A computed fold for a 349-nucleotide part of an RNA from an uncultured prokaryote, annotated as small-subunit ribosomal RNA, central domain. The full RNA is in RNAcentral, with records from ENA. Model confidence (mean pLDDT): 86 of 100.

Context: one part of a larger RNA
């Protein structure tokens, strides 16, 4: 390289969107560089395969024949594929009618809770642990009672519920806006899949400018524990966390399982519904789109998947090839920077 793989043994890019490239529905006509036949040319000799001969036989040498992918011409076939003209509606998509929903972005708002503040009642402890201390508190604390001021997260609804491509989305209320899914038949006529590069989003942590700061807490400081305790626990506390704009581009970015499109037994939940049908109203049955549990077939090393496939199959992309060096060094690129992002050998086992 071929081949075999990719849930957990070494592999699926975090996610989307899309250039080029790769593959494409049913039908009718034409073409015919793809395919398919037939004939011609070439395809050096040797060799290897048949038939002889020559060393006493064999190896060897040596006559003749056959064989050859493959290129070129050349004449026909036209199923498929291509192409080029026309159709068509099952693939996409568009109209129009619905409901559902923590999709997204921006303003207003809400109460409970927490901390501080100020005032009233009141007094000696409080808080905290496994027991303690550090701490706070007679300057009057904890406690409770009215008021008042921040900020930052929405209990209970709340559900293997819902929504979003994936990061993720939760208290109400308005604007703006995206996308899914039914239902109807009008419509457009393959407009479609995948997608190297490229663009774009992309959790927490960091970073940069200003801003906020109640709680919470890396670092920090005390206190305990303990041989020791740069920990666990306790008392405190600053980056941070939170907002506004730019950055970073990274995760066990996990279902560890690319994406589309078909096929291939059922059973019980649950969701918006939707729609339909009949029916004695709830209820029952059917079917569409999700989301689950368990199960056949068939698959797997095995676990285990199993109409949401890890099953049968197709179409495109990524990716893996012994363990360690090493996701590192160099170089490039990106980036304020931390650093990412491509990515090896030596040498070793």
């Nucleotide at each position: 390289c071929u081949g075999g793989g990719c849930g957990u043994a070494a592999a699926g890019u975090g996610c989307g969107u899309g250039u080029a490239g790769g593959c494409g529905g049913c039908u009718u006509c034409g073409a015919c560089a793809g395919u398919c036949a037939g004939g011609c040319g070439u395809g050096a000799a040797a060799g290897c395969c048949c038939c002889g001969g020559g060393c006493u036989c064999a190896a060897c040498c040596u006559g003749g024949g056959a064989a050859u992918a493959g290129c070129g011409c050349u004449u026909g076939a036209u199923a498929c594929a291509u192409c080029g003209a026309g159709g068509c509606u099952a693939g996409a998509g568009u109209u129009c009618g619905g409901g559902a929903g923590a999709g997204g972005a921006g303003a207003g708002u809400g109460g409970a809770a927490u901390u501080c503040c100020c005032a009233g009642u009141g007094u000696a402890g409080a808080g905290g642990u496994g027991a303690a201390a550090u701490u706070c508190g007679u300057a009057g604390a904890u406690a409770u009672u009215g008021g008042g001021a921040a900020g930052a997260a929405c209990a209970c609804c709340a559900g293997u519920g819902g929504c979003g491509a994936a990061g993720g989305c939760g208290g109400c209320u308005c604007u703006c806006u995206g996308g899914a899914c039914c239902g109807a038949u009008a419509c457009u006529g393959a407009c479609g899949c995948u997608g190297a590069g490229g663009c774009g989003c992309g959790a927490a942590a960091g970073c940069g400018u200003g801003g906020g700061g109640a709680g919470c807490a890396a670092a920090c400081a005390g206190g305990a524990u303990u041989a020791g305790a740069u920990a666990c626990c306790c008392u405190g506390g600053u980056a941070g966390u939170c907002c506004a704009c730019g950055c970073c581009g990274u995760a066990a970015a996990c279902g560890a399982u690319g994406u589309g499109c078909g096929c291939u037994a059922g059973a019980c939940g649950u969701u918006u519904u939707g729609g339909g049908g009949g029916u004695u109203a709830u209820g029952c049955c059917c079917u569409c789109g999700g989301u689950g549990u368990c199960g056949c077939a068939g698959c797997u090393a095995a676990c285990g998947c199993a109409u949401u496939a890890a099953g049968c199959g197709c179409a495109c992309c990524g990716c893996c090839u012994g363990g360690g060096g090493a996701g590192u060094a160099c170089g490039g690129c990106c980036g304020c920077a931390a650093g990412g992002u491509u990515a090896a050998a030596a040498c070793u086992c």